RNA sequence: ACAAAUAAAAGGCAAAGCAGACGAAAGUCUGUGACGCAAAACUACAGGGGCUUUAAAAUGUCAGCCAGUUGCAUUU
Numbered sequence: 001a002c003a004a005a006u007a008a009a010a011g012g013c014a015a016a017g018c019a020g021a022c023g024a025a026a027g028u029c030u031g032u033g034a035c036g037c038a039a040a041a042c043u044a045c046a047g048g049g050g051c052u053u054u055a056a057a058a059u060g061u062c063a064g065c066c067a068g069u070u071g072c073a074u075u076u
Base pairs, nucleotide, nucleotide: 003076004075005074006073012037013036017032018031019030020029021028022027035064041069042068043067047066048065049062050061051060
């Protein structure tokens, strides 16, 4: 340097619920909270897929669905 694997976690993130704000909705932000996470970090027309709205669609939205990119610890 490359490849594979995952027992632990100093430190990190924070599901549902609740309160407030924004939004047509999905959903987002802040606080609280802690279900979980070794990528629960980043990426949303320009990979697949989901959700909302709609006559049909996304131009709206989801990265804690798969995926892509980068990266930490230990072991081999």